[in-house]
About this RNA:
This is a predicted structure of a 1407-nucleotide RNA (small-subunit ribosomal RNA) from an uncultured bacterium. Model confidence (mean pLDDT): 84 of 100.
RNA sequence: AGAGUUUGAUCCUGGCUCAGAACGAACGCUUGCGGCGCGUCUUAAGCAUGCAAGUCGAACGGCAUGAGGAAUGCUUGCAUUCCUCAGAGAGUGGCGGACUGGUGAGUAACACGUGGGUGACCUACCCUUGAGAUGGGGAUAGCCGUUAGAAAUAGCGGAUAAUACCGAAUACGCUCUACGAACUGUGGUUUGUAGAGGAAACAGGCUACGGCCUGGCUCGAGGAUGGGCCCGCGUCCCAUUAGCUAGUUGGUGAGGUAAGAGCCCACCAAGGCGACGAUGGGUAUCCGGCCUGAGAGGGUGUACGGACACAUUGGGACUGAGAUACGGCCCACACUCCUACGGGAGGCAGCAGCUAAGAAUAUUCCGCAAUGGACGAAAGUCUGACGGAGCGACGCCGCGUGGAUGACGAAGGCCGAAAGGUUGUAAAAUCCUUUUGCUGAUGAAGAAUAAGCGUGGUAGGGAAUGACCGCGUGAUGACAUUAGUCGGUGAAUAAGCCCCGGCUAACUACGUGCCAGCAGCCGCGGUAACACGUAGGGGGCAAGCGUUGUUCGGAAUUAUUAGGCGUAAAGGGCAGGCAGGCGGACCUGCAAGUUUUCUGUUAAAGACGUCAGCUCAACUGGCGCACGGCAGGAGAUACUGCAGAUCUUGAAUGCGGUUGGGGAAGACAGAAUUCCUGGUGUAGCGGUGGAAUGCGCAGAGAUCAGGAGGAAUACCAAAGGCGAAGGCAGUCUUCCAAGCCGUUAUUGACGCUCAACUGCGAAGGUGUGGGUAUCAAACAGGAUUAGAUACCCUGGUAGUCCACACAGUAAACGAUGAUCACUAGGUGUCGGUUUCGUAAUAGGAUUCGGUGCCGUAGCUAACGCGUUAAGUGAUUCGCCUGGGGAGUACGUUCGCAAGAAUGAAACUCAAAGGAAUUGACGGGGGCCCGCACAAGCGGAGGAACAUGUGGUUUAAUUCGAUGAUACGCGAGGAACCUUACCCGGGCUUGAAAUGCAGAUGACAGGCGGCGAGAACCGUUUUUCCUUCGGGACAUCUGUGUAGGUGCUGCAUGGUUGUCGUCAGCUCGUGCCGUGAGGUGUCGGCUUAAGUGCCAUAACGAGCGCAACCCUCAUCGUUAGUUGCCAUCAGGUCAAGCUGGGGACUCUAACGGGACUGCCAUCGUAAGAUGUGAGGAAGGUGGGGAUGACGUCAAAUCAGCACGGCCCUUACGUCCGGGGCGACACACGUGUUACAAUGGGUGGUACAAAGGGCAGCUACCGGGCGACCGGAUGCCAAUCUCUAAAACCACUCUCAGUUCGGAUCGGAGUCUGCAACUCGACUCCGUGAAGCUGGAUUCGCUAGUAAUCGCGCAUCAGCCACGGCGCGGUGAAUACGUUCCCGGGCCUUGUACACACCGCCCGUCAAG
Repeated sequence: AGAGUUUGAUCCUGGCUCAGAACGAACGCUUGCGGCGCGUCUUAAGCAUGCAAGUCGAACGGCAUGAGGAAUGCUUGCAUUCCUCAGAGAGUGGCGGACUGGUGAGUAACACGUGGGUGACCUACCCUUGAGAUGGGGAUAGCCGUUAGAAAUAGCGGAUAAUACCGAAUACGCUCUACGAACUGUGGUUUGUAGAGGAAACAGGCUACGGCCUGGCUCGAGGAUGGGCCCGCGUCCCAUUAGCUAGUUGGUGAGGUAAGAGCCCACCAAGGCGACGAUGGGUAUCCGGCCUGAGAGGGUGUACGGACACAUUGGGACUGAGAUACGGCCCACACUCCUACGGGAGGCAGCAGCUAAGAAUAUUCCGCAAUGGACGAAAGUCUGACGGAGCGACGCCGCGUGGAUGACGAAGGCCGAAAGGUUGUAAAAUCCUUUUGCUGAUGAAGAAUAAGCGUGGUAGGGAAUGACCGCGUGAUGACAUUAGUCGGUGAAUAAGCCCCGGCUAACUACGUGCCAGCAGCCGCGGUAACACGUAGGGGGCAAGCGUUGUUCGGAAUUAUUAGGCGUAAAGGGCAGGCAGGCGGACCUGCAAGUUUUCUGUUAAAGACGUCAGCUCAACUGGCGCACGGCAGGAGAUACUGCAGAUCUUGAAUGCGGUUGGGGAAGACAGAAUUCCUGGUGUAGCGGUGGAAUGCGCAGAGAUCAGGAGGAAUACCAAAGGCGAAGGCAGUCUUCCAAGCCGUUAUUGACGCUCAACUGCGAAGGUGUGGGUAUCAAACAGGAUUAGAUACCCUGGUAGUCCACACAGUAAACGAUGAUCACUAGGUGUCGGUUUCGUAAUAGGAUUCGGUGCCGUAGCUAACGCGUUAAGUGAUUCGCCUGGGGAGUACGUUCGCAAGAAUGAAACUCAAAGGAAUUGACGGGGGCCCGCACAAGCGGAGGAACAUGUGGUUUAAUUCGAUGAUACGCGAGGAACCUUACCCGGGCUUGAAAUGCAGAUGACAGGCGGCGAGAACCGUUUUUCCUUCGGGACAUCUGUGUAGGUGCUGCAUGGUUGUCGUCAGCUCGUGCCGUGAGGUGUCGGCUUAAGUGCCAUAACGAGCGCAACCCUCAUCGUUAGUUGCCAUCAGGUCAAGCUGGGGACUCUAACGGGACUGCCAUCGUAAGAUGUGAGGAAGGUGGGGAUGACGUCAAAUCAGCACGGCCCUUACGUCCGGGGCGACACACGUGUUACAAUGGGUGGUACAAAGGGCAGCUACCGGGCGACCGGAUGCCAAUCUCUAAAACCACUCUCAGUUCGGAUCGGAGUCUGCAACUCGACUCCGUGAAGCUGGAUUCGCUAGUAAUCGCGCAUCAGCCACGGCGCGGUGAAUACGUUCCCGGGCCUUGUACACACCGCCCGUCAAG
């Protein structure tokens, strides 16, 4: 000192939370010792028991009893009497019980703190000092006797003492009264005169008996100490408490007190207090201090100390120096106890202790040894004050739980694929020490001195006892088995708690699977959790550690120090203005504020500094000290203030100009709407997106003329004007008010702001009375709609207008209070001035005042503001302190009402919010693409069948793919196999792989049996190399392991789909911005294209585009067989068949060619255009391959690979059979059709690209045919598989047909172990639906669509009508970009960011 948390990210505002310190604490886990502290915060609740205040015989009367002595009686050890000594208990009397100790209920007050006053007072005991103590008297308790009563207690009679009580005398400088004097600060001090009043007590010791001494007593004076009373200042919250007060405020007189005073009383007067907060309500003892904080502050008042208050509750006085009295009295109430029922007793907020309460707080301990107190002459007695011990980790402080050595590092644990890492020098082991513990011994200090004894001195005295000051000696220890010291013993007796996702130091494994749980905030947990639980490891603190609670801090988050208010919370709607706050220039005085210095005080303790004592520390002691507060004294006078004097610049007034929708009243004007009357005139009008309601043949609307009435004032008109704001607009008149300008005159600070208060205050609303043309809440009707209590339409009442009252609010906004000063400019506009100047107040310049825009500095979170500040300063008022609850409730005020003003809390959330950024989105805008639409052609959707999917079914119908981007998809071939599924039968190191160990020498094969087969059983045959050790190989056994199409595509790799072959996606440096980010990539033009050009705070670059690659189209060169055949020759029915040839075609390799290159037009350029030229091809020539950054947790664990999990005589593996082919249905993709552009029959042509030896097969023969039987060529430019539509004829003639071919029956062919489930094909027969297909929807822009056939992969065969290729024939249309879909760029709005399939509001229901 900061950090976390609002967002996709950013900056800001703002709240919440954390890290720190502290505690009279409590709770959880744990616990070795010592020292010093602390310990009912709750219930001022109630209390059993014991103790906490007594003492003095040297004040007094006196005495139970005991001891000794004497005498008497005699029963000889008893009684009585006397003397001496000791003397309990009770009593009179004195002093003390007003201190000490406890508690904080009450109290907001002179209670407390601080500083003063007392000329208005008291003070026992103590100290100093002066004077005195004469002489008398009468009682009373105790005691004795007796009475009442249960008791407590009370009464009667009798005797008695005092330092008890009462007169008398005397006394003063005492008190009082009256009259004075001086000083002085009220009743002060000193003093004069007269009068009145007031004292006393003795006891003890000594004695030379005269008296003396000591203590006590009385009256004065002074001191000390302790108090009483009074005053200034300070001392919590609420204004949703605004008025309070009759002894109230004052006076006079009397009373009262120690003392002033309405303290009390009588009379008189009518005052006193209050926004500087009275009164009322709530809460609370106050302070020194303590905690926190950098400080200023905030919180607090336990312990210790000071003050106050209280003593069961309330009231009262007595005694006394002192009380209105904790352990005194009286009364009342409540409670408890005793009782003989008549009456009595009691007060732990003293120390212990008990009960209850509570999260919670101790022993019914020891002692007066010390310190202190009461009494006493003293010894001494009393002392739950106090000194100690006990209990409690409640706090602070200290010590220990061992130290050294000890491995390339044991074991065990944990992690890791292994190697290894870690626990860890940690342990063990060796050597050592003994604090502490246990045990034994020893052993301080706290004790000073008192009495007594001895002795010295001082003053006085005749002496003695004495007094005072000393010296020596001289009892007494609760704690205490003390502290400490020494010895013995033995590492021996001693470590836990919290945390490890971020904040915040510290990480892995397993378990769990939105469960259990965690959590201070953010948040973790839904199968790989560093966040839950456990373990290992680590971090922190340590006899403690965490949690909870509370306080301060961080929080500048109430801001005095030190914040804000345009948009985040926050400027009052506006003005006037009293109190209050602030205030121009200059001079003089005062000294209140201010300031300098001195003095007093601010108790002690504490804090701070320093020194010292306990071994250290905590703790304790000595000394010292600051700031600040209050009070007093002496100075200073700049500033503020106060008083006085002057001034003109602030302000105001006059004068001269001037401006305006400023206000009020009255009068007038024209246009328009509506209505009324009349004319013309006929069928509609009106209204809407489209309609309808409505009006109209009873004559509307339209049009003309006349009239009525109300309201509002087009053009001018504007970024313009005026007003404090609200607001103000036809014209004229009158009245009222304001601003501005002007080297003008006067006054002389008269000013600024402003709580309360007063006034004004849009629209709407209210009251009363008018008025009512238009418009128009409510209302009615018509539409719209799922509904439509709305938007639209037709009507329509309050209202809108006027007058007078009320109301008092608005996004009353510039979301910006008022006033003053200062701080660059530019450019409009309105009203003036001066000046130059003009035909013109045209125009320029200047200077004031208003009103706009842009902009510098500066400010701001940014947006923005910027002389009209949101800049820089000054004065003053208002307002804010997280969101919601809520501008709500209650209270109060105002109002006729509606309502307005003031204005909370409980509870709840971790955000709510501002500005800006990037995206995404919009039934926002602009630009532009695409078979996207449109224009066309052909389809799908209807039928039958094929195929895939869903669903259903099933023992199983294996699995995956599911909008676009699944559905003739994985599958480019499911009868067995495939196969993953089901049923059944088998195997368990396994069907296949591999290491090691052991055994065997075979295994395989042949044959036979059994079985559905796999398998099993039997039989037969019987290895190789060798250095003879063994090895290779195979089988078996055992063991490591195999195996899994089991799960997770949301753990992954790889691959793929899609947006999309869309034109985009980024980077470096620079620049801009606080930042996210922007710029570049935007703009103009252009392109298929972020393609290019121009411009440009950008300059470049990368991935994409394009090009490079393949193919087709053209030409050339080279080459010429299996291809070709023009020329020459031969030859055939025919045929490149043969010789030969390379010309052509073709083949296949290399090149050329196309680049907007040329021309014209347009354009800056890029480029565009053209029936341009040329060219085989023209503007990307056609096609293919090629897919940027990324999106969809898209698809695939079943192609493969792979992490984790799961199975291991099974979820592995082998076999037979079945299933993947099921079938009420639904969908997708196809095939064939519905026919004449056709079907059938016959005839006749023309391809390309591919395939072929378990193959393709010419040709011949057989069969109607599928095909079969022969046979030949070809491992292929050689042989072979090879077209169809088309074309030419004939026929059918619109029909469910000579269309269509499903389905079914029969007979066959082929493949294959095997065609039942479940193959294809052929022939004969059968001849279903279907006559062009609803909503809707798909493809295609040229060699394309459409149509026709051919080939291939897979493959024994084939469910192929699929897929991939090939060629043949070969169209139509595109005006165009408004609309639908998708996409690109720019821009705009946003409360969206999982991003519009978003967010979010209300109602209802459930919980």